This is a predicted structure of a 74-nucleotide RNA (transfer RNA) from a Bacteroidales bacterium. The coordinates come from a structure-prediction model, not an experiment, and the mean pLDDT is 81. Its Rfam family is "tRNA". By type it is a transfer RNA. Taxonomically the source falls in Bacteroidales (Bacteria, Pseudomonadati, Bacteroidota, Bacteroidia).
[in-house]
RNA sequence: AGUCGCGUAGCUCAGUUGGUUAGAGCACCACACUGAUAAUGUGGGGGUCAGCAGUUCAAGUCUGCUCGCGACUA
Repeated sequence: AGUCGCGUAGCUCAGUUGGUUAGAGCACCACACUGAUAAUGUGGGGGUCAGCAGUUCAAGUCUGCUCGCGACUA
């Protein structure tokens, strides 16, 4: 320098060929339970889906560029 893959909550990830309000588990907070913790149960907070632009009535999803990480080729 080139090719490919990945980027979604604090962490690990799902999101099936664009369409119903962005979700799960763990973690965190509150409450219940307990003598007190843990476990369990109920509820809650937390995201502008890496960034910018484009296509579309509609983009986490498609296209281009940029950034970061990884692999490969030279």